RNAcentral holds the sequence, with entries from Rfam. SAM riboswitch aptamer (S box leader) from Clostridium sartagoforme, 107 nucleotides, folded computationally. The model forms 93% of the base pairs in the Rfam consensus. The coordinates come from a structure-prediction model, not an experiment, and the mean pLDDT is 79. Rfam family: SAM riboswitch aptamer (S box leader). Rfam links the family to the GO term regulation of gene expression.
RNA sequence: AACUUAUCGAGAGUGGUGGAGGGACUGGCCCUAUGAUACCCGGCAACCUACAAGGUUAAAUGUAUAUUUAGCUUAUUUGUGUGGUGCUAAUUCCUGUUAGAUAAGGG
Repeated sequence: AACUUAUCGAGAGUGGUGGAGGGACUGGCCCUAUGAUACCCGGCAACCUACAAGGUUAAAUGUAUAUUUAGCUUAUUUGUGUGGUGCUAAUUCCUGUUAGAUAAGGG
């Protein structure tokens, strides 16, 4: 590079560096020296992970709805935000595409 699954109408700075282009591509429409893209810091979110609650399984005890211990959390729920990403103008800005982006997986 190619493949599979999920998501893409919510959310996020009056900060620092730096100095000219940027919004994937087509056609539009926009952003930008009142400082773009980018990098740093901050922030947002909760895809994977970790932890906690809840749930659940087994054993023991008990008359018992229960208690204790050990395990799981694969299908299902909630929270925190430890670690890995991601995102942080406009509905993926609109439109078209066998399109794009991100996460996780497999090879």